[in-house]
RNA sequence: UUCUUAUCGAGAGAGGUGGAGGGACUUGGCCCUGCGAAGCCUCAGCAACCAGCAGACCCCGCUCUGCAUGGUGCUAAUUCCAGCAGGGCGGAUCCCGUCCCGGAGAUGAGAA
Numbered sequence: 001u002u003c004u005u006a007u008c009g010a011g012a013g014a015g016g017u018g019g020a021g022g023g024a025c026u027u028g029g030c031c032c033u034g035c036g037a038a039g040c041c042u043c044a045g046c047a048a049c050c051a052g053c054a055g056a057c058c059c060c061g062c063u064c065u066g067c068a069u070g071g072u073g074c075u076a077a078u079u080c081c082a083g084c085a086g087g088g089c090g091g092a093u094c095c096c097g098u099c100c101c102g103g104a105g106a107u108g109a110g111a112a
Stems, first nucleotide, its partner, number of pairs: 001112008013043005021032003027082003044075003049071003052067005057061001079104001084102001086100006
């Protein structure tokens, strides 16, 4: 990097450094930011994806529950919202609203 698969309405921030941007991309909106952005470092926390450990059972399962030791991840706002494809419903007449589902993206696990 590509493919497969699961999840994405919950949860969890302080300090140092830095010095102007940031919220993935592009467009629009909205928001955060010199009362200090991104990045980096330290500490703390959240969660429970993988491993580990313990337990449960008419069901022995790639099951469920717990712990938080190890590996990741995460710690403004739904993945901040919308867009692009398809569909349902409503209004209306080629546009609008709303919902669903894709696509895209993020993270884990596995594979090449």

This is a predicted structure of a 112-nucleotide RNA (SAM riboswitch aptamer (S box leader)) from Bhargavaea beijingensis. Its mean pLDDT, the model's own confidence on a scale to 100, is 81. Of the family's consensus pairs, 94% are formed in the model.